This is a predicted structure of a 546-nucleotide part of an RNA (large-subunit ribosomal RNA, domain I) from Puia sp. The source organism's lineage runs through Bacteria, Chitinophagia, Chitinophagales, Chitinophagaceae and Puia. The coordinates come from a structure-prediction model, not an experiment, and the mean pLDDT is 86. Its Rfam family is "Bacterial large subunit ribosomal RNA". Its family is annotated with ribosome and structural constituent of ribosome in the Gene Ontology.
Context: one part of a larger RNA
RNA sequence: GGCGUACGGUGGAUGCCUAGGCGCUAAGAGUCGAAGAAGGGCGCGGUUAACAGCGAAAUGCCACGGGGAGUCGUAAGCAGGCUUCGAUCCGUGGAUACCCGAAUGGGGCAACCCAACCGGAGUCAUGUCCGGUUAUCUGCAGCUGAAUACAUAGGCUGCCGAAGACAACCCAGGGAACUGAAACAUCUAAGUACCUGGAGGAAGAGAAAGAAUAAUCGAUUCCCUGAGUAGCGGCGAGCGAAACGGGAAGAGCCCAAACCAAUCCCUUCGGGGAUUGGGGUUGUAGGACCCUCUAUUAGGAUUGGAACUUUAGCUGAGCAGAUCUGGAAAGGUCGGGCAAAGAAGGUAACACCCCUGUAAGCGAAAGAGAGACAAUCCGUGAGGGUAUCCUGAGUACCGCGGGACACGUGAAACCCCGUGGGAAUCUGGGAGGACCACCUCCCAAGGCUAAAUACUCCUUAGCGACCGAUAGCGAACAAGUACCGUGAGGGAAAGGUGAAAAGCACCUCGGAAGAGGAGUGAAAAAGAACCUGAAACCGUACGCUU
Numbered sequence: 001g002g003c004g005u006a007c008g009g010u011g012g013a014u015g016c017c018u019a020g021g022c023g024c025u026a027a028g029a030g031u032c033g034a035a036g037a038a039g040g041g042c043g044c045g046g047u048u049a050a051c052a053g054c055g056a057a058a059u060g061c062c063a064c065g066g067g068g069a070g071u072c073g074u075a076a077g078c079a080g081g082c083u084u085c086g087a088u089c090c091g092u093g094g095a096u097a098c099c100c101g102a103a104u105g106g107g108g109c110a111a112c113c114c115a116a117c118c119g120g121a122g123u124c125a126u127g128u129c130c131g132g133u134u135a136u137c138u139g140c141a142g143c144u145g146a147a148u149a150c151a152u153a154g155g156c157u158g159c160c161g162a163a164g165a166c167a168a169c170c171c172a173g174g175g176a177a178c179u180g181a182a183a184c185a186u187c188u189a190a191g192u193a194c195c196u197g198g199a200g201g202a203a204g205a206g207a208a209a210g211a212a213u214a215a216u217c218g219a220u221u222c223c224c225u226g227a228g229u230a231g232c233g234g235c236g237a238g239c240g241a242a243a244c245g246g247g248a249a250g251a252g253c254c255c256a257a258a259c260c261a262a263u264c265c266c267u268u269c270g271g272g273g274a275u276u277g278g279g280g281u282u283g284u285a286g287g288a289c290c291c292u293c294u295a296u297u298a299g300g301a302u303u304g305g306a307a308c309u310u311u312a313g314c315u316g317a318g319c320a321g322a323u324c325u326g327g328a329a330a331g332g333u334c335g336g337g338c339a340a341a342g343a344a345g346g347u348a349a350c351a352c353c354c355c356u357g358u359a360a361g362c363g364a365a366a367g368a369g370a371g372a373c374a375a376u377c378c379g380u381g382a383g384g385g386u387a388u389c390c391u392g393a394g395u396a397c398c399g400c401g402g403g404a405c406a407c408g409u410g411a412a413a414c415c416c417c418g419u420g421g422g423a424a425u426c427u428g429g430g431a432g433g434a435c436c437a438c439c440u441c442c443c444a445a446g447g448c449u450a451a452a453u454a455c456u457c458c459u460u461a462g463c464g465a466c467c468g469a470u471a472g473c474g475a476a477c478a479a480g481u482a483c484c485g486u487g488a489g490g491g492a493a494a495g496g497u498g499a500a501a502a503g504c505a506c507c508u509c510g511g512a513a514g515a516g517g518a519g520u521g522a523a524a525a526a527g528a529a530c531c532u533g534a535a536a537c538c539g540u541a542c543g544c545u546u
Base pairs, nucleotide, nucleotide: 001545002544003543004542005541006540007539008538009537015531016496017495020467021466022464023463024462025461026460027459028458029456030455031165032164039100040099041098042055043054044053046078047077050074051073052059061094062093063092064091065090066089070082071081072080105114106113107112115134116133117132118131119130120129121128136162137161139159140158141157142156143155144154169200170198171197172196173195174194180187184234210217211216221248222247223246224245231239232238252448253447254446255392259278260277261276262275263274264273265272266271283426285391286390287389288388289385290384291383292382293381299378300377301376302375303374304373308369309368310367311366313362314361315360319335321334322333323332324331336353337352338342344356345355346354397421398420399419400418401417402416403415407433428443429442430441431440432439483490484489503530506517507516508515509514
């Protein structure tokens, strides 16, 4: 030095555990903000670094409810308080709420600096302090008011509103590349990522100028199917419908115009125009107009508002049974009980009957949701006739250039945009995938519309052939912390004594650290570097061997 055996050290794997995560279900909620948000800075405790809570009224103030014995957060100690005259705690409503931040009196290198006006405190007076107001823009109303006479621009005042934040979902305006095509350019990725604007609890769409070919259907949306079909496609890679059918849900309406009336303006006195009200809203055409019936129903708005739900809670059955093991009984044996309760968690091992609970039932002064019902106000519907009038114009449509449709210009319709041209008026117009005819369907160029659908930052209850500390969120711990970076940004590690601190009085060695006794404990080979305690690695003793 090697190997072996035994015993240790170191180390923190493994096992067990779970305070935290992950995914989902059912409900709820789907906003907050100039009455100053979201998010922060700085403070507030007897002692206080951090977290949490709170705001100079600062670990809290007031009121109303609940609750009933302890309490002054995590978090011990010391010191000192509060509390059955009901504290702490829980719920509802209120008060306070420094400074920054949309930040809004002006400025500014956020959490700072400096004001003005009005009112007040104080001073002989000034300085100082306190309260309120003072940003911008839109709209409305009013007062003023240039060049320039009227006017307009502008200015000022008052009131309403806006702004900013926010996880995903939604709509719109813009809009890539890597990649795939085994290269690459059309194509793909993809109208994706990303940027911007806007909104809602959903959004968008939506009551046929539809789908179709049945003498059919009858707004929209979503799901299944149709179907990887029909098609598109350097016919490559790939892209990829629709109708029918079956379901979920179900809801329909309002204008413009003709015509009538009122008011005002203009007038060539024929009439014309504007505003408001009535009228009217469709395709088997409808309406105006003329004629004839019906007679307050359908529905809408406003105000009040019941049940019920919700934001604290309450009641809640039945073994202090015997005995054995044990440190400990909830375990074993024996004997009882309850069950609308044998879900679950805790209690010194595994508890229906010990505790919290569970089943079942009950409960709100105050706030929120809900909206039966009631009151008031508004408010009809239908038939016939057809001479005249009306029925959305730089629109439809066409050329050219694009986009979007599953559809890449193609035979390319339909839809949308740019540009140039540019109709008809019911004997009218559009569509049925070039185009024409016939036939069929529909009525554009105005608008609104619940539900079925999408999502989850958040609240409550629950579930899991989900994880169990190198896993599961990055974060079970003072985690978006420490730390790194000028910055954008990046971003950890770190859980476990014991049933209970009973956390080792006292003695010995030592400067201490640390040990040895003693004691606690079931255990200290559980002593805080604390459950278990693998391996690498380092030793001690002994044996064998070189």